[in-house]
This record gives sequence, C1' cells and structure tokens, in this order.
RNA sequence: UAAGUAAGUCAGAUAGUCGCAGAUAUUUUAAGCAUCGGAAAAAACUGUGAAGCAGUUCUACCGUUGGGUUAUAUCUGAGGAAAGUCGGAGCUCCAUAGGGCAGGGUGCUGGAUAACGUCCAGUGGGGGUGACCCCAAGGCAAGUGCCACAGAAACAAACCGCCCGGCUACCAUAGCCAGGUAAGGGUGGAACGGCGAGGUAAGAGCUCACCAGCGUUCAGGCGACUGAACGGCUAGGUAAACCCCACCCGGAGCAAGACCAAAUAGAGAAACAUUGAAGUGGCCCGCUUCGUUUCCGGGUUAGGUCGCUAGAGGUAUCAGGUAACUGGUAUCCCAGAUAGAUGACUAUCAAAUACAGAACUCCGCUUAUAGAUUUGCUUGCUUU
RNA sequence: GGAGCCGUGGUGGAGUGGUUACCAUGCCGGCCUGUCAAGCCGGAGGUCGUGGGUUCAAAUCCCAUCGGCUUCG
Repeated sequence: UAAGUAAGUCAGAUAGUCGCAGAUAUUUUAAGCAUCGGAAAAAACUGUGAAGCAGUUCUACCGUUGGGUUAUAUCUGAGGAAAGUCGGAGCUCCAUAGGGCAGGGUGCUGGAUAACGUCCAGUGGGGGUGACCCCAAGGCAAGUGCCACAGAAACAAACCGCCCGGCUACCAUAGCCAGGUAAGGGUGGAACGGCGAGGUAAGAGCUCACCAGCGUUCAGGCGACUGAACGGCUAGGUAAACCCCACCCGGAGCAAGACCAAAUAGAGAAACAUUGAAGUGGCCCGCUUCGUUUCCGGGUUAGGUCGCUAGAGGUAUCAGGUAACUGGUAUCCCAGAUAGAUGACUAUCAAAUACAGAACUCCGCUUAUAGAUUUGCUUGCUUU
Repeated sequence: GGAGCCGUGGUGGAGUGGUUACCAUGCCGGCCUGUCAAGCCGGAGGUCGUGGGUUCAAAUCCCAUCGGCUUCG
C1' cells in the first nucleotide's frame, strides 16, 4: 500500500423561529360534578297552652378545596433494529397448576442464565494459502417401513463371465447336467470393506503389510473425545420415515385482569337435572361452583380509573472467571398516549441522505440498512 | 396490539417423497357456416411466492423470509 478476515462504535451536530405530547409549578373559570363551611324567605320538627321567640333540618344563594378547562414558565420526549411475532420469561386470570395418557419441542460435551431452540468455552466433521468461517452433530450392531427407473439381486445377491467334474457330438471346441466362485463386465445415487502381495482349479480376509470401520483393555481428560496395544475379520443408505432413548412443556393472553359509574323487565317458552350441568380450551382422573343450556324479549356502551412504566434498568469503576456471566461500590431517572405526541423551516459545517415510528415489560434470534469510523489479525506487492 | 389460515399455467382447483406436475375454464391456430356462436381437431402457456437445508431424488419434509386473507371487548 492493496485485498481480505474478526469484533465494535455513531445513526447528524450547533444556533434561532413556530408547532405537538407528558410531568411539575403558577394562573384562569360560564354552566355542570364531588368535598367542606356559611346561609335569607318559606316549610317541617322540638321546647312552651297559643302567638312570638329560641334551636335543629333542608334549600335558593355565597365562598373553599379537588378534578376539569384556559394561559404561561421549566424539564423530558422513539430504535439499532421500535419490525417479523420466531424462541424464552415476568405479570394477570383459570387450583395453589396436581396425577396419567395423547401430543409437541430439544438432541456432541461442559458451563452461563429468571428462562430459551439463546450465549460462552471445548470435541468431532467440512471449507479456505491464511487470518478465520460453517454444521438439527443421540440411536439404522432395538424393531418396522421405504430405496422410483435401471439392474440377476437394494440385503445377506450368480445376469454375463471365470473354474473343477460328468454326459453327448469327430477333435482344438460347442451344448447339457451338477457344483464352486463376488477377481472382472454391466445397472444404479448406493452392490455385501479399499489397495497391493502371497495363495488357488478359478477365486475369496483364505493369509500378510498398510488404510478405513467395530469391539475389548490400558493411559490422559470432569466430559464429548484422543492415543497405544490386542482381537475377530466387516456390519449398505434413510430417523428434517415411523419409532427408541434422555431431558423439557397445563391453557389463555394487557382486547389478560381489577375497581367505579350509568341503565334495566324477566312469575316468558322449551329441554335436561345430583348416575346431572358448567368451568379448568386435547382426553380421563382430580379440583371448584350449584341450577344449567337454547330461544324470545328488554337495557347500557364503544364511559372513567388502575394495570402503565424504577426495571432480571442504564453509566462508571473494582473484584472473580479463559469467556458467556456474576458480585460489590458510586451515580442517574431516561416516552407512556387511547384517534393515538416526538414535526416543520432558516443559517453554518464538503454532503444531511439508509432502513425505518414505542402501545404491558424484559432477555434473545432473524430480517432491512446510505454513509462515516476504531482496533486486532492474515495474505500479496513495494521500499529500507 | 394479540391470535389463526392460505400461496400450484390468465382464473378456479387436484396433486401429502419417485416418468417430462394434472383437471376445468379462458387464450391461439385450423375445420365447420353465407357470417357469428355452439361443436370437432391441434397447440401454446408453470422454475409450484422467494432463499437455504435434509435426501440418490422435494410442489410435498425442515428452517428463514415475502405477500394476502380472516378473527378479537
């Protein structure tokens, strides 16, 4: 310097003008609402035989506070993915989520975590010159199924071929019969370990060396696994086919759910009923409730408050750990709407542009993404 | 905001691992007719939404993604 590889960071800044939402403070207020205090006339009640007087209650009305409304000021106001809703959890209701079956998920080992299909560190396999990257990676030597077409045969196989023997024909040879043979040919994605030598009638792990695979023993490692020695010679593929093994999973979702206000009509009809019905959203048990279901008829309303944002929270630093992560200390408060806010313009900076907009919350994954920028490492070239 | 379902010629559907993916209708050409329709004969038209994986082999099985539809107190 070029190409690459891995891990990150930012996602316009500053100033001005106008606008929107939330919180806080102050302010405003016609009617209506709630709270508290005062209160004329009339009315009612009590005291007295009555009037009158006194007291109490209620109300027009007046004021206070709250809430709402108006205005001003201050502070705060989208993301790295807010997205897809894919995995997991908190929270809420149904039993406090309980037992069994079915169903579903995960699948090398060890760890992290609230949990996960996520993450970290390793093992094994594959790719790359390399830095480095990728892998749903248990079991087909439990059982069952499937392996189209082709091929003799797709699981324990003689179609062609090779070879010994017998018979027939005149012989070298051909045909037939009975065997042996997986070395060769051919088919196929895949053909019963590979390759070489010995051996044999021809062959064959039949024997031997090397290699692959399996099993046993020993050594190392927490473990996946690795290394060595020995053994019999060999076992097709497919489990993102059924299935087996190990572990995990109750269901629904903030339109969950809780409270308040307002309104109202059920002697209506039918069916079933404790051996019942409903709820527990697959089934059975168990548990809870006691009338239930359907039809007809009536009412209210797209009402309010809470849930709703201080959290497995952020930042800095120290300690433990290879790391994911965990713990301590200090400090900060960082959207919370309910027709739904976060915008527009101007100036300067070379340019201001990508993907894209919170709706209960959090941890991950995946996908989209202009431009700028940091660090480590690899390979090539050039110069010293 | 939450939940569920679907995607195959122009249109509507079948195909649930195995020949070159079928059917109806539509389209194109020819025949028939004086002409049109109907009818008869022939033909074209598909990377099964997209990408990746498993497998000898994928519309079909698995994962991711895109688009559309339905539903809720």
Predicted 3D model of RNase P RNA and transfer RNA as a complex of 457 nucleotides.
Rfam match: Bacterial RNase P class A. Rfam's curators write: Ribonuclease P (RNase P) is a ubiquitous endoribonuclease, found in archaea, bacteria and eukarya as well as chloroplasts and mitochondria. Rfam classes the family as a ribozyme.
The coordinates come from a structure-prediction model, not an experiment, and the mean pLDDT is 75.